[in-house]
This is a predicted structure of a 74-nucleotide RNA (transfer RNA) from an Oscillospiraceae bacterium. NCBI's taxonomy places the organism under Bacteria, Bacillota, Clostridia, Eubacteriales, Oscillospiraceae. Rfam family: tRNA. The family's RNA type in Rfam is transfer RNA. The sequence was found in a public genome assembly.

RNA sequence: CGGGAUGUGGCUCAGUUUGGUAGAGCAUUGCGUUCGGGACGCAGGGGUCGCGUGUUCGAAUCACGUCAUCCCGA
Numbered sequence: 001c002g003g004g005a006u007g008u009g010g011c012u013c014a015g016u017u018u019g020g021u022a023g024a025g026c027a028u029u030g031c032g033u034u035c036g037g038g039a040c041g042c043a044g045g046g047g048u049c050g051c052g053u054g055u056u057c058g059a060a061u062c063a064c065g066u067c068a069u070c071c072c073g074a
Base pairs, nucleotide, nucleotide: 001073002072003071004070005069006068007067010026011025012024013023020057028044029043030042031041032040050066051065052064053063054062
């Protein structure tokens, strides 16, 4: 320098195929249960999807650019 993959709550990931309310598990907070803790049950908070621009009535999803990490090649 060229090509490819990945980037989504604190963590691990799904959702992209077919654009239409952003989800799951773990973690965390409160309550119940228990003598207490753990486990279990119920309820809640937390992310506008790496960043920017564009297309569209509408973008995590499409287009372009860019950043980070990893892989391959030179």